[in-house]
Molecule: transfer RNA
Organism: Candidatus Nealsonbacteria bacterium
């Protein structure tokens, strides 16, 4: 230098056009003698960035960035 993949709460990851969830994690409360474990609440996300298309974009286009993988 070409080609493909990935980028979403602290982590792992759903989410393929119509105002983003689980699962672990924290956090407060009930159980307990106290802890685990178990329940039940709650907080946390400008979805890599900057531009287009649409009434509306995580989602579709285009550059760029960060990572990975083949090729030379």
């Nucleotide at each position: 230098g070409g080609g493909c993949g990935c980028g979403u709460g602290g982590c792992u990851c759903a989410g393929u056009g119509g105002u983003a969830g689980a699962g672990c994690a924290c956090a407060u409360u009930c159980c307990u003698g106290a802890u685990a474990a178990g329940a039940a609440u709650g907080g946390g996300g400008u979805c890599g960035a900057a531009g287009g298309u649409u009434c509306g974009a995580u989602u579709c286009c285009u550059u760029c960035c960060g990572c990975g993988c083949c090729c030379a």